[in-house]
Context: one part of a larger RNA
């Protein structure tokens, strides 16, 4: 000098754009953060309106059940981790991958239950048993098998741990489910409907693709030798187990290996990196915001559903702790967004909206979404901008100094003359939004201009911010200046005061009666909505 997620201290006018618990991964009232599908299914109210009453609307609407997806992403912390956790470069011929996108190939035949719901009970609650009754794209059986999937054999290619790959034989194994809308060409009923034929959503099987993950490898990044030896599942081997996959992963059993001064194995400390900060540069410290990977969800352990978890807002268990209880027994987990004590030198509203852009679910309207867009607070940063402009000497007045002539504050003030940034006050007003959806039109499909896709064309609801940015008139110099410093380093000097007291200081040092060095004052310097101190770090 430069930097900062800072803080203290005076001091403060707008505005844009970013960023704000670095300590207690301390405890956490209270609201909200994950749901959605009725075009999978069964069943189905009430309040309230209308009626004299039957009854009718509400409404086949909610809410609860069953079942599909989704809840594994989004969002939060940085506790552990010195490790293949990160980074990069590679292997996977040891692997898996829901939803999607392309492609082949099927979708046949039955069955038996269950929630809800009704009855009874138990319990204070939280929940909980049992009678009965049904559904399904929920569950089970059986059929078929191009392809797949064990295991046996032949042929080729290709790589070389022994194996991919293709092509073939005969044995065994494993599939499914249906919704909706239209229609009568076929087919059964014989109007029109649906088993039937069609479009679409979905359904099994299996290839190939994308994404997204698992595993192993080479290398590359802290600190302490005042840690120097470390190891029995340890090292390898057979065989078996388990995995989606290789492997002491894990067993039995055998052999004595394995790592280590090129740092073993202990101990501290520590998320890792794109990157930040400084520096001519090499270096250094450094990992807040944004992004990529990674662990962690009260602490500690397991596993279960499932394409994926060993699962922040699921389950089980142990523990602490808080909390309800009729003492039997329950309930909880903000390191999701706000937001409360505590801790601390510190870090923000218990805001608005799903318009936008992104997810989740639906065929869709749509619904959800403290993700994410706003907006509040906060000079905490960084940029801009503003607190006026000309013009004025009698060099007023007043302060300060003074050799008492004078000299400076000082063209500064006033006074005149004028602008109109920012702010006030009225008026106008935005982009951020033309998707989906409709209407009509062409091409595909098609027995059909039913429906669907695909294209271009028209039309149309939605806007938190926000009456905000902007525009435009009004009034009117009016509302808007600190700070720190003047001994030398280092830009800036006199006077009073005090007198080794009182006080000052980054480093040399100032002060014991004239202190540019303590204090005040005048003036000066230097930076300015900020200035200085303090801590870090180069």
């Nucleotide at each position: 000098g430069a930097a900062c997620g800072a803080a203290c201290g005076c001091u403060g006018g707008c505005g844009g754009c970013g960023u704000g618990c670095c300590u207690a991964a301390c405890a956490c009232a209270u609201g909200c953060a994950a749901g959605u599908c009725g075009a999978g299914g069964g069943a189905g109210a009430a309040a309230g309106c209308c009626g004299c009453a039957a009854g009718g609307c509400g409404a086949g609407u909610a809410a609860a059940c069953c079942g599909g997806c989704g809840a594994a992403c989004g969002g939060g912390u940085g506790c552990g981790u010195a490790a293949c956790a990160c980074g990069u470069g590679g292997a996977u011929a040891a692997u898996c991958u829901a939803c999607c996108u392309u492609c082949c190939u099927g979708a046949c035949u039955g069955g038996g239950a269950u929630a809800a719901c009704u009855g009874g009970c138990c319990g204070a609650a939280a929940g909980g048993c049992u009678u009965g009754c049904u559904a399904a794209u929920a569950c089970c059986a059986g059929a078929u098998a191009a392809g797949c999937c064990c295991a046996c054999g032949g042929c080729g290619u290709c790589c070389a741990u022994g194996g991919a790959c293709g092509c073939u034989g005969a044995g065994g194994g494993a599939a499914a489910a249906g919704g909706u809308g239209g229609c009568c060409u076929c087919u059964g009923c014989a109007u029109g409907c649906a088993a039937g034929c069609u479009a679409u959503c979905g359904c099994a099987g299996g290839g190939a693709g994308a994404u997204g993950a698992g595993u192993c490898c080479g290398c590359g990044g802290c600190c302490c030798a005042u840690c120097a030896g470390c190891u029995a599942g340890u090292u390898g081997g057979c065989g078996g187990g388990g995995u989606a996959a290789a492997a002491g992963c894990c067993c039995a059993c055998c052999a004595a290996g394995g790592c280590u001064a090129c740092g073993a194995c202990g101990g501290g400390u520590a998320g890792c990196u794109g990157g930040u900060c400084u520096g001519a540069g090499a270096g250094g410290a450094u990992g807040a915001u944004c992004a990529g990977c990674c662990a962690c969800a009260c602490u500690g352990g397991a596993a279960c559903u499932g394409a994926g978890a060993c699962a922040c807002g699921g389950u089980c268990c142990a523990g602490a702790c808080u909390c309800c209880u009729a003492c039997g027994g329950g309930a909880g987990g903000c390191a999701g967004c706000a937001g409360u004590g505590g801790g601390g030198a510190a870090u923000c509203u218990u805001g608005c909206g799903c318009a936008a852009u992104g997810g989740g679910c639906g065929a869709a309207a749509g619904c959800c979404u403290g993700a994410c867009g706003c907006a509040g607070c906060a000079a905490c940063g960084c940029c801009g901008c503003g607190u006026g402009u000309g013009u004025g000497a009698u060099g007023a007045a007043g302060g300060u100094c003074u050799u008492c002539g004078g000299a400076u504050c000082g063209u500064a003030a006033a006074g005149c003359a004028c602008u109109g940034u920012c702010g006030c006050g009225a008026g106008g007003g935005a982009a951020g939004a033309u998707a989906c959806g409709c209407c009509a039109c062409g091409c595909g499909c098609u027995a059909a201009c039913a429906u669907c896709g695909c294209g271009g064309g028209g039309c149309u609801a939605a806007g938190a911010c926000g009456g905000u940015a902007c525009c435009u008139c009004g009034a009117g110099a009016g509302g808007a200046a600190g700070c720190a410093c003047c001994g030398g380093c280092u830009a800036a000097c006199u006077c009073u005061g005090u007198g080794c007291c009182a006080g000052c200081a980054g480093c040399c040092g100032c002060g014991g009666u004239a202190a540019u060095a303590c204090a005040g004052a005048g003036g000066g310097u230097g930076c300015g909505a900020g200035c200085g101190u303090u801590g870090u770090u180069c």